Model confidence (mean pLDDT): 78 of 100. This is a predicted structure of a 73-nucleotide RNA (Glycine riboswitch aptamer) from a soil metagenome.
RNA sequence: GUGCGGGAGAGUCCGCAGUCGCGGCGCCGAAGGGGCAACCUCCCCGGAACCUCUCAGGCACCCAGGACCGUGC
Numbered sequence: 001g002u003g004c005g006g007g008a009g010a011g012u013c014c015g016c017a018g019u020c021g022c023g024g025c026g027c028c029g030a031a032g033g034g035g036c037a038a039c040c041u042c043c044c045c046g047g048a049a050c051c052u053c054u055c056a057g058g059c060a061c062c063c064a065g066g067a068c069c070g071u072g073c
């Protein structure tokens, strides 16, 4: 990297339209991105958790996505 399995959170809100969308407000953090920075290091370069922001993404069920975990190659 890839195949398979597991995989959370947050509005069945209102309006428009009538085709699966758009807008408003509210909300979520576990794609990505930003800030800070413990820590690692040959203490240089560099990497970077927690926390945080919510730009992006997401918010009934289903579908999709999904950090991470297990497993095969």
Base pairs, nucleotide, nucleotide: 001073002072003071004070005069006068011025013024014023015022016021026059027058028057032055033053034052035051039047040046